[in-house]
RNA sequence: GAUUUAUAAAGAAGAGGGGAGAGAUUAGGCUCUGUGAACCUCUGGCAACCAGCUCAAAUAGAGUGAUGGUGCCAAUACCUAACCCAAGACCUGUCCCGAUAGCUA
Numbered sequence: 001g002a003u004u005u006a007u008a009a010a011g012a013a014g015a016g017g018g019g020a021g022a023g024a025u026u027a028g029g030c031u032c033u034g035u036g037a038a039c040c041u042c043u044g045g046c047a048a049c050c051a052g053c054u055c056a057a058a059u060a061g062a063g064u065g066a067u068g069g070u071g072c073c074a075a076u077a078c079c080u081a082a083c084c085c086a087a088g089a090c091c092u093g094u095c096c097c098g099a100u101a102g103c104u105a
Stems, first nucleotide, its partner, number of pairs: 004102004013043005021032003025082005044073003049069003052064004088095003
């Protein structure tokens, strides 16, 4: 980086620093925010994608969270529209944007 696959109405916050914005982008709405936003650090937690471990019919599948790699911890991915033509995919009416993880180079 990818039009490679999967996932998302569930779940989980305190402290210190910081000092005005934040909720991906554009537009609109709505919301959060000096009772302190973004961001940084520490601690704690959630989850279970990968690894680990256990079971197993053993490259399937199921389980586990005292471990490792990520991720996440207001509101459905905050909501609506666009980004989404065509083509393609499959669960056959949905996906296409963004995010995260796995895989591949």

A computed fold for a 105-nucleotide RNA from a Marinilabiliales bacterium, annotated as SAM riboswitch aptamer (S box leader). The prediction has a mean pLDDT of 76. The sequence was found by an Rfam model in a public genome assembly. It matches the Rfam family "SAM riboswitch aptamer (S box leader)". About the family: The SAM riboswitch is found upstream of a number of genes which code for proteins involved in methionine or cysteine biosynthesis in Gram-positive bacteria.